Source information
Model confidence (mean pLDDT): 84 of 100. A computed fold for a 127-nucleotide RNA, annotated as FMN riboswitch aptamer (RFN element). The sequence was found by an Rfam model in a public genome assembly. Rfam family: FMN riboswitch aptamer (RFN element). From the family's description: The RFN element is a highly conserved domain that is found frequently in the 5'-untranslated regions of prokaryotic mRNAs that encode for flavin mononucleotide (FMN) biosynthesis and transport proteins.
RNA sequence: UCUCAUACUUGAGGCGGAGUGAAAUUCUCCACCGGCGGUAUAGUCCGCAAACGCCGCAAAUAUCCAUACGGCGCCGACGGGGUGCGAUCCCCCGACCGACGGUAUAGUCCGGACGAGAAGGUUGAGG
Numbered sequence: 001u002c003u004c005a006u007a008c009u010u011g012a013g014g015c016g017g018a019g020u021g022a023a024a025u026u027c028u029c030c031a032c033c034g035g036c037g038g039u040a041u042a043g044u045c046c047g048c049a050a051a052c053g054c055c056g057c058a059a060a061u062a063u064c065c066a067u068a069c070g071g072c073g074c075c076g077a078c079g080g081g082g083u084g085c086g087a088u089c090c091c092c093c094g095a096c097c098g099a100c101g102g103u104a105u106a107g108u109c110c111g112g113a114c115g116a117g118a119a120g121g122u123u124g125a126g127g
Stems, first nucleotide, its partner, number of pairs: 001127005007122004016030004031108002033098002035048004043096002052073005078094005100111003
């Protein structure tokens, strides 16, 4: 450094103030937050995961429904200037975006979730 493992482990942050109201951490003004890999250091580039939708479907269970699991789909948002060999990644300025269910309309509360997971690390084995 590469490969493998039925092994171990890690693996998401944020509502504080004011206003309106019967009621809002949900509305309005201000505030605050940013998963994983790649690349000149990235919420906005490229790719991935989760969530969501549809389809198929093991055992329990004969059928149906459906879960695990599998497949497919869907999946937000950036401009200007500067430095530099090189930056939509750094610096300055101004913007923008954020699953589903619940509840006065939620990126920040509660819930599925002590879940799942991109992936990182450790240990061991081999080259």